[in-house]
Molecule: Bacterial large signal recognition particle RNA
Organism: Bacillota bacterium
RNA sequence: UCGUGCUAGACGGGGAGGUAGCGGUGCCCUGUACCCGCAAUCCGCUAUAGCGGGGUCGAACUCCUGCCUUCGGGUUUAUGCUUGUGAGGUCUGGCUUGCGUAAGUGAUGUUGACGACCGGGUCCUACGCAACGUAAGCUCCUGAACCGUGUCAGGUCCUGACGGAAGCAGCACUAAGGGAUGUCCGGCGUGUGCCGUGGGGGCGCCUGGUUCGAGUUAACUGCGCAGGUAACGCUUGGAAGGUAAAUUCAACGGCAGGUGCACGG
Numbered sequence: 001u002c003g004u005g006c007u008a009g010a011c012g013g014g015g016a017g018g019u020a021g022c023g024g025u026g027c028c029c030u031g032u033a034c035c036c037g038c039a040a041u042c043c044g045c046u047a048u049a050g051c052g053g054g055g056u057c058g059a060a061c062u063c064c065u066g067c068c069u070u071c072g073g074g075u076u077u078a079u080g081c082u083u084g085u086g087a088g089g090u091c092u093g094g095c096u097u098g099c100g101u102a103a104g105u106g107a108u109g110u111u112g113a114c115g116a117c118c119g120g121g122u123c124c125u126a127c128g129c130a131a132c133g134u135a136a137g138c139u140c141c142u143g144a145a146c147c148g149u150g151u152c153a154g155g156u157c158c159u160g161a162c163g164g165a166a167g168c169a170g171c172a173c174u175a176a177g178g179g180a181u182g183u184c185c186g187g188c189g190u191g192u193g194c195c196g197u198g199g200g201g202g203c204g205c206c207u208g209g210u211u212c213g214a215g216u217u218a219a220c221u222g223c224g225c226a227g228g229u230a231a232c233g234c235u236u237g238g239a240a241g242g243u244a245a246a247u248u249c250a251a252c253g254g255c256a257g258g259u260g261c262a263c264g265g
Base pairs, nucleotide, nucleotide: 001265002264003263004262005261006260009057010056011055012030013029014028015027020046021045022044023043024042034054035053036052037051038050063258064257065256066255067254068253072249073248074247075246076245077244078243079242081241082240083239085237086236087235088234093232094229095228096227097226098225099224100223101222103221104220105219106217107216108215115211116210117209118208119207120206121205122204123200124199125198126197127196128195129193130192131190132189133188134187137183138182139180140179141178142177148173149172150171151170156165157164158163
C1' cells in the first nucleotide's frame, strides 16, 4: 500500500408531557433511515438506564468529539395591538328623569303685561216654565148570537072571542173593549233645556268692569343641583392570539479533528 475476514458500533433524531430519574408506546416537529412481541387505570430499567428474540452493514462520505448555522418547541417579561368575557353609575362621557334659573330663541303685551279690587257664568239644590214621552180626559169611528136598552116581522104561549104576555132574528142607540185625528180649560213621568226665581258653594276655567303702568311665560337651547342607566365610550380583573426582547432544548446541514484486530500479497 492492496485484498480477505472479524470486532466496537450503526441500522433515524428531537421537543413538550409523564417519571425520583432514564428510555419506550401515545401527541408534535423534521424527515424516509431493519423485522417480531410488550406497553398510559402504563411497559421495562437504575446514572453502564427500554426488555426479550432475529437480520443487514461494518474502521468509514456511514462511528465518536468540538465548533458553526438553524427548521421547530418550551419558559419569562413587556405591550395606548386584536378577539371574546366578568365587574363598576360615589372615575367618567353619552343617553335620560325631576327641581330650579332666566343668558339666547320662541309666544304674548300700551288694541294695556303682571298684580289688586268688584261682579257674573260654569257646579249643587228647591220651585216654576218649556220640551219630550205616555193604551189619560175630550171629539169621531167601530163595537153585544144569549147573560144591555128601545122597537120587536115571523113564530110561541094564554083566552070561546075581544084582547093580552114573553120574546128570537133584523134595525137603531150604547157598555166593556179596539182604532184614528187633533187639541189643552187636564193627569203622570224625566240622565231633556242658549229658560226664569231663590238659596248654597267657590280649587280650577271662562267672561265683564275699575285701578296700576312694562313686562310676563318657561315650550326649546344654555346653566346649576339631585338622581337613573353597564348597549357604546371610560376604569378595572382575568383568558386566548399577535408583536418585540431575553433564556432554554434542538432535527437536518456544513467544517475540523480523532478512532481497532487478525491473516495474506